[in-house]
Context: one part of a larger RNA
RNA sequence: CCAAUUUAGCUAAGGGAAUUCAGCAAAUUAGCAGCGUAGCUUCGGUUUAAGCUGUUCCUGUGUUUGUAAUCAUAUGAUUGCGAUUACAGGAUUCAAUAACAAAGGAGGUCCGACUGUUUAAUAAAAACUUAACCUUCUGCUACUCCGAAAGGACUUGUAUAGAAGGUGACGUCUGCCCAGUGCUAGUACUCAAAUCUCAGUUUCAACUGAAGUAAGAGCUAGUAAACGGCGGGGGUAACUAUAACUCUCUUAAGGUAGCGAAAUACCUUGUCGUUUAAUUGACGACUCGCAUGAAGGCGCAACGAGACUUCCACUGUCCCUAGCUAAAAUCCC
Numbered sequence: 001c002c003a004a005u006u007u008a009g010c011u012a013a014g015g016g017a018a019u020u021c022a023g024c025a026a027a028u029u030a031g032c033a034g035c036g037u038a039g040c041u042u043c044g045g046u047u048u049a050a051g052c053u054g055u056u057c058c059u060g061u062g063u064u065u066g067u068a069a070u071c072a073u074a075u076g077a078u079u080g081c082g083a084u085u086a087c088a089g090g091a092u093u094c095a096a097u098a099a100c101a102a103a104g105g106a107g108g109u110c111c112g113a114c115u116g117u118u119u120a121a122u123a124a125a126a127a128c129u130u131a132a133c134c135u136u137c138u139g140c141u142a143c144u145c146c147g148a149a150a151g152g153a154c155u156u157g158u159a160u161a162g163a164a165g166g167u168g169a170c171g172u173c174u175g176c177c178c179a180g181u182g183c184u185a186g187u188a189c190u191c192a193a194a195u196c197u198c199a200g201u202u203u204c205a206a207c208u209g210a211a212g213u214a215a216g217a218g219c220u221a222g223u224a225a226a227c228g229g230c231g232g233g234g235g236u237a238a239c240u241a242u243a244a245c246u247c248u249c250u251u252a253a254g255g256u257a258g259c260g261a262a263a264u265a266c267c268u269u270g271u272c273g274u275u276u277a278a279u280u281g282a283c284g285a286c287u288c289g290c291a292u293g294a295a296g297g298c299g300c301a302a303c304g305a306g307a308c309u310u311c312c313a314c315u316g317u318c319c320c321u322a323g324c325u326a327a328a329a330u331c332c333c
Base pairs, nucleotide, nucleotide: 005328006327007326008325009324010323011322012321014319015318018317023314031055032054033053034052035051039046040045042169056091057090058089059088060087061086062085064083065082066081067080068079069078070077071076092096104312105311106310107309108308109307110306111304112303116128117127132167133166134165135164136163137162138161144153145152146151170299171298172297173296175230176229177228180227181226182223183222184221185220186219189218190217191216197210198209199208200207231249232248233247234246235245258292259289270286271285272284273283274282275281
């Protein structure tokens, strides 16, 4: 010196996710009008579902209509200037919402019902909130809270109210256990401090003892949408296997309905089916569940910048790179 680099863009034949943790990024789609619209559904929705067609200009014939004039039949007709809309013919381009602007779509599953809120500057979510449901306390000089107090908030409210806690729409349900720990109530009796009373130590002070007693404890009950908990071993059916059945130990009670290799399953890439050429994935089943389970379980339309997965369309993500634009950098002064 040449080449190479980074950032922001643009374009790529053929293929079209082969890229990658993952379609991340980019591309596709897009407005308006007409047709059309499955499955599900809480019948409201989903819905702009999906999908298809049109969209400019000229001419002609009509529709509906505003306004003005004219007419001898007037709620009308004709004509002029407008608006609107239908049909037909023609013209141009690769392309007529030609620029700008302007959804890619569909299916399955999980979680959370939804709108909303949040870690200002690494987290927007399945977390918080929510309507709704449940429990507890509180009769007003209320309960609860702030304050040393005076006083104040709740409240110039009154149980359809206020305070505290839990769950979290809706549908369907919410099983058993009060032995433990709490909480509530009761309690003949027992235990239980000091003051007071009585007694003692030679007087005072002090001390010791006795009697009696509050809360509380013992004791007796209740209470799980209070904290919480919800077994083991052996045998048995005419192939085998399994065990409706049975024996035994044991608990306060032995996990019910549901769901289930799950956001929970160690073994585990469980087994079977569907999906693929091929799947530690996804979905549907099975299931003795290492260690699911009822304020929470199970289901659920709608919703979601939530998580996983499949298909269509689309593409420089890739095969496999190339070219261009602008800047940075480089170089010179």
The part of an RNA shown here (large-subunit ribosomal RNA, domain IV) has 333 nucleotides and comes from a Nanobdellota archaeon. The coordinates come from a structure-prediction model, not an experiment, and the mean pLDDT is 85. Rfam family: Bacterial large subunit ribosomal RNA. The source organism's lineage runs through Archaea, Nanobdellati and Nanobdellota.